Order: sequence, then C1' cells, then structure tokens
RNA sequence: CAGAGUAGAUUUUAAGGCGUAAAGUGCCGCGUGAACGGGGAGUUGUCACGCGGACGAAGCGGUUUCCGCGCGGUCUUAAAGUCGCAUCCCGCUG
Repeated sequence: CAGAGUAGAUUUUAAGGCGUAAAGUGCCGCGUGAACGGGGAGUUGUCACGCGGACGAAGCGGUUUCCGCGCGGUCUUAAAGUCGCAUCCCGCUG
C1' cells in the first nucleotide's frame, strides 16, 4: 500500500399471520435499552421498546361467528440478489 471477514440494512420471490369495525407502516419530540468484521474503544449514526403529537388508507362478492378475491410504504420466517465494521487503535492475508 492492497485485501479478507461480521452484525446488520435493503430489494425480489414464496409461505404463514395481522388489519381492512384501522392496528400497523411512514413523519416529529422525549425517555429507556440493544447491536455494531478477530480484540479494544464507540457516536451526533442504526435498531427495538414505551409515552406524547401531527397526518392518514380499498374494498368487493358469497353459502356472512366464516370463506374467496383484493388492498396495506403491514408482521414473521425462508431463499436469492445487492450493500456492508460511522470512526479510531491493534490483529489477520499478500
């Protein structure tokens, strides 16, 4: 000097849920917590949860406690693709 590697993020697909009597998602504020390549440190970044605030939706049909087809910047899991330690020090490979 160059490179490898994680958590994770995101997209698509599939399956199973939830909502459609509006929760969730997204936005803002406050609080708490967690994770962040093998080791150490670690934020004003990320994520989760709680509270508050503003905004706000796609239903239709049937044999109507239910089912079917849709819809939701919906949740979880799996597969594939893409990206990938905020940053600092050390280590590893050449």

A computed fold for a 94-nucleotide RNA from a bovine gut metagenome, annotated as THF (Tetrahydrofolate) riboswitch aptamer. Model confidence (mean pLDDT): 78 of 100. Its Rfam family is "THF (Tetrahydrofolate) riboswitch aptamer". Rfam's curators write: Tetrahydrofolate (THF) riboswitch was first reported for Ames et al. as an RNA motif in 5' untranslated (5'-UTR)regions of folate transport and biosynthesis genes in Firmicutes genomes. The sequence is in RNAcentral, with records from MGnify.